[in-house]
RNA sequence: AAAGUCGGCUGGACAGUCGCUGCCGCUUCGGCGGGGGAGGAAAGUCCGGGCUCCGCAGGACAGAGUGCCAGGUAAUGCCUGGGGGACGUGAGUCUACGGAAAGUGCCGCAGAAAACAAACCGCCGAUGGCUGGCCUCUUCGGAUGUCAGAUCAGGUAAGGGUGAAAAGGUGCGGUAAGAGCGCACCGCACGGGUGGUAACACGCCGUGGCAGGGUAAACCCCACUCGGAGCAAGACCAAAUAGGAACCCUGAGGCGUGGUCCGCGCUGGGUUCGGGUAGGUUGCUUGAGCCUUGGAGUAAUUCAGGGCCUAGAGGAAUGACUGUUCACGACAGAACCCGGCUUACAGGCCGGCUUUCGCU
Numbered sequence: 001a002a003a004g005u006c007g008g009c010u011g012g013a014c015a016g017u018c019g020c021u022g023c024c025g026c027u028u029c030g031g032c033g034g035g036g037g038a039g040g041a042a043a044g045u046c047c048g049g050g051c052u053c054c055g056c057a058g059g060a061c062a063g064a065g066u067g068c069c070a071g072g073u074a075a076u077g078c079c080u081g082g083g084g085g086a087c088g089u090g091a092g093u094c095u096a097c098g099g100a101a102a103g104u105g106c107c108g109c110a111g112a113a114a115a116c117a118a119a120c121c122g123c124c125g126a127u128g129g130c131u132g133g134c135c136u137c138u139u140c141g142g143a144u145g146u147c148a149g150a151u152c153a154g155g156u157a158a159g160g161g162u163g164a165a166a167a168g169g170u171g172c173g174g175u176a177a178g179a180g181c182g183c184a185c186c187g188c189a190c191g192g193g194u195g196g197u198a199a200c201a202c203g204c205c206g207u208g209g210c211a212g213g214g215u216a217a218a219c220c221c222c223a224c225u226c227g228g229a230g231c232a233a234g235a236c237c238a239a240a241u242a243g244g245a246a247c248c249c250u251g252a253g254g255c256g257u258g259g260u261c262c263g264c265g266c267u268g269g270g271u272u273c274g275g276g277u278a279g280g281u282u283g284c285u286u287g288a289g290c291c292u293u294g295g296a297g298u299a300a301u302u303c304a305g306g307g308c309c310u311a312g313a314g315g316a317a318u319g320a321c322u323g324u325u326c327a328c329g330a331c332a333g334a335a336c337c338c339g340g341c342u343u344a345c346a347g348g349c350c351g352g353c354u355u356u357c358g359c360u
Base pairs, nucleotide, nucleotide: 001356002355003354004353005352006351007350008349009348010347012325013324014323015322016321017320018319020037021036023034024033025032026031039331043342044341046340047339048338049337050336051230052229053228054227058262059261060260061259063226064225065224066223067222068082069081070080071079072078083097084095085094086093087092098221099220103219104218105215106214107213120160121159122156123155124154127153128152129151130149131148132147133146134145136143137142168186169185170184171183172182173181187210188208189207190206191205192204193202194201195200234282235281236280237279244273245272246271247270248269249268253267254266255265256264289308290307291306292305293304294303295302296301
C1' cells in the first nucleotide's frame, strides 16, 4: 500500500417564523405560559414471556415443539463459551449436530448384482468326465499307471467393466487359481487407562478376523418441554327493548376456553327467525426501564453505589418556509408492554485480526 474478515457508532445538526398534539398551571372560556412528542429496525407476526379472563386449575392418551456439552436468562427454537463435522492458505464462516446393532421404507438409469445380495468379461480346472500319446498286462473288447491338450461339470470374487456407492485398505505368504485363508501395519468393534464438569480427545494398553454402505430435512425409536383464549383480553358507568317465537338434546342428559377418556364442579344447554340499544371512562405507560462507577466472571450475565423519567393517539398528533452547516440525506411511522430472531438500509466514521506486495 492492496485485498479480506469480525465487531461497533451514526444515519442529519443549529437558529428563526407559522402550524399540530399529551401533560401541568392560569383563565374574562376567546385563550395564555411551561415541559415533552416515532425506530435501529417501529418492519415480518417467526418465537418466548409479563398482564387480563375462564377452568377445583388434577391425571392419562393423542398431538405439537426442541434435539452435541456446559453456563446465562423471567423464559425461549434466544445468547455466551466449548466439542464434532464441512468450507477457507488464514483471520474466520456454516451447522435441520440424539439413535441406522429395535423394525419398516427408499437409493432412478447403468450394472451379474443395490441386501436373506451374486457372476457379464476374465482366471483355474488340482478332483470326476472328454481326446490323444507312452510303459506294462491282455481272453485283443480293453484294463492299470503316467504325460499332454482343450474344455464340460465344478471352483473363484484377487484383476477388468457399471455406478455416487459393490463383502475394509497396503504388503508378504499360501493356493489349481483365489479369498482375512494366514500374518504385519492401518481401519473397525468391545473392554480398560489418562485428561476434561461434560460433549469429547489421546503417536496409550488388551482382546477379536470383524456387523458390507447411505438415508431419520423418510416413517419410526429415545430424551426433555407444553392448559386455553387474547387489549377487538378485561373492568366500571350510562342507554334500550319483545322476561319474543319456533325447533332440537333433555337429568342414564347437557354445559364447564383446542381433541378423546377418567375425575371434579354446575343444573340446564344449543340452532334458526324476529325486535331494541351501542355513548363515555378506564386498561394506557415507572418498566424483567435507561445511563454511569466499581466488584465477580473467558464471556453471556450478575451484585452493589449514584443519577434520570424519555409518545400515549383514538380514523389516529411532530408539518411548512427561510438562513447557516453538512454525511447533499438511505430503509422507513408507535397503537398493551418487554426479551429475541429474521429481513431492508444511500452515505459517513472507528477499532481488532488475517494474507500478499514493496521499503528499511
This is a predicted structure of a 360-nucleotide RNA (Bacterial RNase P class A) from Marinospirillum sp.
The sequence was found by an Rfam model in a public genome assembly.
Rfam family: Bacterial RNase P class A. By type it is a ribozyme.
Of the family's consensus pairs, 96% are formed in the model.
Taxonomically the source falls in Marinospirillum (Bacteria, Pseudomonadota, Gammaproteobacteria, Oceanospirillaceae).